RNA sequence: CUCGAAAAGGCAAACCCGCUGAAAAACGGGGACGCAAAGCUAUGGGUCUAAAGCUGGGAAUGGUGCAUAACUAUUCCAACAGCUAUGACCGCCAGGCUGCCGAAG
Numbered sequence: 001c002u003c004g005a006a007a008a009g010g011c012a013a014a015c016c017c018g019c020u021g022a023a024a025a026a027c028g029g030g031g032a033c034g035c036a037a038a039g040c041u042a043u044g045g046g047u048c049u050a051a052a053g054c055u056g057g058g059a060a061u062g063g064u065g066c067a068u069a070a071c072u073a074u075u076c077c078a079a080c081a082g083c084u085a086u087g088a089c090c091g092c093c094a095g096g097c098u099g100c101c102g103a104a105g
Base pairs, nucleotide, nucleotide: 001105003102004101010035011034015030016029017028018027020025033091039097040096041095043094044093045092046089047088048087053083054082055081056080057077058076059075060074061073062072063071064070
């Protein structure tokens, strides 16, 4: 250097409880599916979320109008959909930084 035999030790998915958050998700406790970088870093791709933002309705009455067209103003009603990261994930794949042990080669 490569590699992952051994030993010591480390981390901790799902799920449950608490807590923060609009959510994704984070954090703490329990718990172990796994992990040799499952240590750190959102830099590229990807995935998740959409609070805020943007876009998109229906009805009545009035106006312009030949008009049941079209345009337009006001009022009332209704929550839903789409887009978007500035949010999040490194236990999705790359990149960057750091690092324990040492059998075999």
A computed fold for a 105-nucleotide RNA from an Anaerolineaceae bacterium, annotated as c-di-GMP-I-GGC riboswitch aptamer.
Its Rfam family is "c-di-GMP-I-GGC riboswitch aptamer". Rfam links the family to the GO term cyclic-di-GMP binding.
The coordinates come from a structure-prediction model, not an experiment, and the mean pLDDT is 83.
The source organism's lineage runs through Bacteria, Bacillati, Chloroflexota, Anaerolineales and Anaerolineaceae.